[in-house]
RNA sequence: GGCUCAGGAUGAACGCUGGCGGUGUGUCUAAGGCAUGCAAGUCGAACGCCUAUUUUUAAUAGGAGUGGCAAACGGGAGAGUAACACAUUGAUAACUUACCUCAAGGUCAGGGACAACCCAGAGAAAUUUGGGCUAAUACCUGAUGGUCAAGGGGGGGCAUAAGGCCAUUCCCUUGUAAAGCUCCGGCGCCUUGAGAGAGGUCUAUGGCCUAUCAGCUUGUUGGUGAGGUAAAAGCUCACCAAGGCUACGACGGGUACCGGGUGUGAGAGCAUGACCCGGCUCACUGGGACUGAGACACGGCCCAGACACCUACGGGUGGCUGCAGUCAAGAAUAUUCCUCAAUGCACGAAAGUGUGAAGGAGCGACACCGCGUGCCGGAUGAAGGCCUUCGGGUUGUAAACGGCUUUUAUAAGGGACGAACUAAUGACGGUACCUUAUGAAUAAGAGGUUGCUAACUCUGUGCCAGCAGCAGCGGUAAUACAGGGACCUCGAGCGUUAUCCGGAUUUAUUGGGCGUAAAGGGUCCGCAGGCGGUCCCGUCAGUCAUUUGUCAAAUCGUAAGGCUCAACCUUGCGGCUGCGAAUGAUACUGCGGUGACUAGAGAAUGGGAGAGGUGCACGGAAUGGCCGGUGUAGGGGUAAAAUCCGUUAAUAUCGGCUAGAACACCAAAUGCGAAGGCAGUGCACUUGAACAUUUCUGACGCUCAUGGACGAAAGCGUGGGUAGCGAAAGGGAUUAGAUACCCCUGUAGUCCACGCCCUAAACGAUGGAUGCUAGGUAUUGGGAGUUUCGACCCUCCCAGUGUCGUUUAACCAAGCUAACGCGUUAAGCAUCCCGCCUGGGGAGUACGGCCGCAAGGCUAAAACUCAAAGGAAUAGACGGGGACCCGCACAAGCGGUGGAUCAUGCGGUUUAAUUCGAUACCAAGCGAGGAACCUCACCUAGGUUUGACAUCUAGCUGCAAACUCCCAGAAACGGGAGCUCCUUAGAGGGUGCUAGACAGGUGCUGCAUGGUUGUCGUCAGCUCGUGGCGUGAGCUGUUCCCUUAAGUGGGGUAACGAGCGCAACCCCUAUCGCGUGUUAUACGUGUCACGCGAGACUGCCUUCGUAAGAAGGAGGAAGGUGGGGACGACGUCAAAUCAGCAUGGCUCUUACAUCUAGGGCGACACGCAUGAUACAAUGGCCGGUACAACAGGUUGCCAACCCGCGAGGGGGAGCUAAUCCUAUAAAGCCGGUCCCAGUUCGGAUUGGAGUCUGCAACUCGACUCCAUGAAGUCGGAAUCGCUAGUAACGGUGCAUCAGACACGGCGCCGUGAAUACGUUCUCGGGUCUUGUACUCACCGCCCGUCACGUCAAGAGAGUCGGGGGCACCCGAAGGUCGUUGUAGGACGGCCGAAGGUGAAUUCGAUGAUAGGGACGAAGUCGUAACAAGGCACGGGUAGCGGAAGCUGUUCGUGGAUCACCUCCUUU
Repeated sequence: GGCUCAGGAUGAACGCUGGCGGUGUGUCUAAGGCAUGCAAGUCGAACGCCUAUUUUUAAUAGGAGUGGCAAACGGGAGAGUAACACAUUGAUAACUUACCUCAAGGUCAGGGACAACCCAGAGAAAUUUGGGCUAAUACCUGAUGGUCAAGGGGGGGCAUAAGGCCAUUCCCUUGUAAAGCUCCGGCGCCUUGAGAGAGGUCUAUGGCCUAUCAGCUUGUUGGUGAGGUAAAAGCUCACCAAGGCUACGACGGGUACCGGGUGUGAGAGCAUGACCCGGCUCACUGGGACUGAGACACGGCCCAGACACCUACGGGUGGCUGCAGUCAAGAAUAUUCCUCAAUGCACGAAAGUGUGAAGGAGCGACACCGCGUGCCGGAUGAAGGCCUUCGGGUUGUAAACGGCUUUUAUAAGGGACGAACUAAUGACGGUACCUUAUGAAUAAGAGGUUGCUAACUCUGUGCCAGCAGCAGCGGUAAUACAGGGACCUCGAGCGUUAUCCGGAUUUAUUGGGCGUAAAGGGUCCGCAGGCGGUCCCGUCAGUCAUUUGUCAAAUCGUAAGGCUCAACCUUGCGGCUGCGAAUGAUACUGCGGUGACUAGAGAAUGGGAGAGGUGCACGGAAUGGCCGGUGUAGGGGUAAAAUCCGUUAAUAUCGGCUAGAACACCAAAUGCGAAGGCAGUGCACUUGAACAUUUCUGACGCUCAUGGACGAAAGCGUGGGUAGCGAAAGGGAUUAGAUACCCCUGUAGUCCACGCCCUAAACGAUGGAUGCUAGGUAUUGGGAGUUUCGACCCUCCCAGUGUCGUUUAACCAAGCUAACGCGUUAAGCAUCCCGCCUGGGGAGUACGGCCGCAAGGCUAAAACUCAAAGGAAUAGACGGGGACCCGCACAAGCGGUGGAUCAUGCGGUUUAAUUCGAUACCAAGCGAGGAACCUCACCUAGGUUUGACAUCUAGCUGCAAACUCCCAGAAACGGGAGCUCCUUAGAGGGUGCUAGACAGGUGCUGCAUGGUUGUCGUCAGCUCGUGGCGUGAGCUGUUCCCUUAAGUGGGGUAACGAGCGCAACCCCUAUCGCGUGUUAUACGUGUCACGCGAGACUGCCUUCGUAAGAAGGAGGAAGGUGGGGACGACGUCAAAUCAGCAUGGCUCUUACAUCUAGGGCGACACGCAUGAUACAAUGGCCGGUACAACAGGUUGCCAACCCGCGAGGGGGAGCUAAUCCUAUAAAGCCGGUCCCAGUUCGGAUUGGAGUCUGCAACUCGACUCCAUGAAGUCGGAAUCGCUAGUAACGGUGCAUCAGACACGGCGCCGUGAAUACGUUCUCGGGUCUUGUACUCACCGCCCGUCACGUCAAGAGAGUCGGGGGCACCCGAAGGUCGUUGUAGGACGGCCGAAGGUGAAUUCGAUGAUAGGGACGAAGUCGUAACAAGGCACGGGUAGCGGAAGCUGUUCGUGGAUCACCUCCUUU
């Protein structure tokens, strides 16, 4: 910093489940289409006529008409509307009002019609034509009248911004009324005024998104006149003027009925506008008027259009967004119900009629509220289920069982209020409610159990199937999937999905930020705007106080009351934070005063500083070119080279001429400028700042959206110029490649003039202004003081530029910050103004607009995608970073390996099998310290199945088995014969057979484990307690200096101590002493063996050092750990081992168990590892001769002696071992021979003959003798061991073992060296430090093209559709004007809906194709970045290249390392 969750809500829907009641609520979508029925009538006390009945000159009831009133209400819906539509507040001095109430006055005279009806027609129908009769509260004429209307004239009071209002009063002129009925009570009618209620109009204020909509407007803005309305008004028209609106967002686009309220929230807010109430708008779509008090009228009329229906084709009819209902749409929303009993409305004098308003019922767990599905007892803690360490635990008092109750259910009986209006009248309803009876009876599920988040185990599955809100689970032991059990939460519901608020201080008014996390504009000027110094007076707009009007009801809060409670309903009070009016206050803000002041700001004067800017002129060094001289073979370049230049004379050197660009030293931490930036010298013009003087003006100020100017480098245009450098390009190298780094050339460019471009890591990554908050120090400029002739020095002030700011004596603040750090040059404390940010990517991109010659710049999204991206700091690890130290690590030496032959092991190959494991260092003479059978795990073949081995149970047996013999067989096994139990006499024991539990497995998993081991490494490290520091991870201690083999020790120290390691303690060994003496020795001493002890500690001396210690010396057998061994810290490598052993899980069970025979582990084109023997003369062979140690021996070692050339055989003494044996040590020494050769070297291989072990030497043993006599003449690249009794050389013993493939392993003694200057380099390790994008830790991380797949968006020749306006054509109904006619009417002009045509505009759908983006399994190519990432990286720009990228130019440090300079602190 984002993402996500827990809460509440809903007109909901979906899934599983579902007992009852009350109160509410129910097409959010297609303002889509509608069958059928109903939803607005009523009045005979306005009128005539007709019909029926009867009590018949009449009455009653009814019907169609005339007429009156109503139908403008009630009911529905939210399409349109961003508007005076709504809300609030005012205005109407600019208005209307039927019915109702009050008041006053009046109600006279006359007339002619039209329906109904009758007659005659047209039509299918709807309907309609002609003629005739008639009434009225229908219509017409005349009269009268005023407090009426219009016009004119005159006084009084009040009042406005203004046209006015009131009162009584007056005058003149003109004009307009009426209706009757009656039951005789009255009801009506006309005029005028008042009231109540209802409306019309106007003003102010308020409430959506978008500037990628910035300009809009011609009746537009105003005036005059006329028309028009109930009424003001461009409302309309004619003329005149040219206005009006807009950044406080006009105009345009999108969306949307508005309010009371509703949901949520601590609140501020945010979201919303179902039901109920108020307002508006609409009624199939569009237009229009009529009637009327009221409509431009939901169930009226006319016209046009679309749709639907009827039709005899001529013509007609219709409008559910009323209540039900139907189709469609959709995730989704009800009955074609009852009643006018109540409330209300219309009409009526009334009775009454009508009323899908309303009252009720029905359906839906859709919501809220209430109730129930039982209560008490009940432990052998039953059975069953699940788990188990097999003991048990849990389900669980749960059940069963015993007792109790009856809400609910069912049945029966009773039975309302709602009814007012003395009577009558109830749809709901035989409902609510009451009583009784029956019987625990009729009634429980859903989701979850890894963390967030309450709740855990088993089985199955095995990155599969699946889960998932986020993190994330699943790859054989899954509390995360699926099932079971248990548990948790809620409960007639529970979950899921969708949406809103909350959490989210995550848009921050309350209440956030911008140095490095996202974020300060590149810089300055400056209009509007915002903010603004001191004093006085006035005003009272803001502000504050009091009073008052309004803020509908419902809702909300609260107190009561009514339904059994609650939900729900009723009443009272409060509140609804708003607006208006009146009165008052005057601190602050505002406003006014041609008021005042000087601390802000500005001006003036003075002498100074400066790479500030522009122009002109001049200068020297260097470089290149040209000319001439000298001179000769090279030069240049690099890590090394080459391309290149040079005998046509280069490079070098001297002289002369010429060109362009840049200005060494001074120079600095310096200075100037708003920033970019500015550097040779002089002159001219010019900007700004600092200081001093305190003279003037008098708030003139600060900031600044839009706007304007400037703006490095690169780049562009035109014209010049071009020495050097140098993108591109060419060549040479490097390389796997090298479109790079390095080298040789080199064009644009770099330079100048003019004009563009306008971006940078344009950075202090830090906007500007003002004030406040300790200092030290350095430096630049100016000034003052002191002093001086004048200065320097010194002290102080102002302005600028740096730096320190650390627990230490001093300097060292405080504060802020996530930390790093900042700290009077603030990132501290405050005020004002501007800019900017709100997860990463997509993207500073697309589209649109503006700018540009172009490159491109400015402005600036979305879809989609991820669960992070990021900052600072910490611990590690790493670096082709640094410093220090150590090690046979290198170096110095000696000897080897790598070449040959053989042995052994491994890989590979082969095979029926060649059993398995071990694989860099840390596998490979390793497990194996010993494979002919056995071992043995492998293969082939033949057998056995409670088994070769263990324990137990049941039954049977006294046989069998073992043993001996025979048969078959390769053996195992099988068949046969012989032999054949014990006892306490109960049965038990042993053995065998049968059956069952079980045995058995070298079968798998070392990545489930124990144990053991290797390695870093015998390296010096690894930690803890308390304390201290830090928000924290963590640090300190353990760093530093000295020292050591050592974190060994000393010093110092916010540390003080301690532990595991180091060392020591243990063993062997070197010297001596003492004791013992089997054996040894001819004897004695000594040696020797065993045991005990002494001795070495830097103890002593010298030098150095504070010390620890170091160097040297003495003595000593031994000297600084004397030599060697055992002993291996915390940990690393999922290192090795399930085949030593043990062991979880899985797996096989007439086989993966077990027995037997034979074979295999011993194969052989080849590669590797470890060794042996050699290549010879320091040698081979022959003869003679000398000196060890450690060991082993009764199933054994085996002497003497004899036989054999020999291996060996015979022999048998001695020895249970200091006694005997193995057992001759060899190299060495003495003598002889060989004479440098494939040999008298070397011994492989092969032939023959034997010996020994053993059931058995064919596969496959060792040894002996004779014969044979191979490769090999010292070993390429590379590589190993060793620092002293060591290497090297020589022999010798032992384990295993019948024998032996041992040349291996482990020991022993003999002979016995060379070398180490030193730590630059290689390898490994330790400590400190530095960078990091690594933490599975560099075998890390990670970038881009290409290939494949998926997705979204943009472009796109176009194509299709919607919206709105404009121009023109046509022009219905209607309005208006006109002509004409006796009249009905006809005709014409203008306006005018729908329609048509056209050019533009805007929005959307679709589109071949090309381009980029995101995501995807372990694809391809390279290695760009992170360490100095191997050429430091990055920003801007330009060119180039498969790609990351490279190169040029300028800028940044967000670069490591080293050196130097400077600064700071301390001494």

Model confidence (mean pLDDT): 82 of 100. A computed fold for a 1467-nucleotide RNA from a Patescibacteria group bacterium, annotated as small-subunit ribosomal RNA. Rfam family: Bacterial small subunit ribosomal RNA. RNAcentral holds the sequence, with entries from ENA.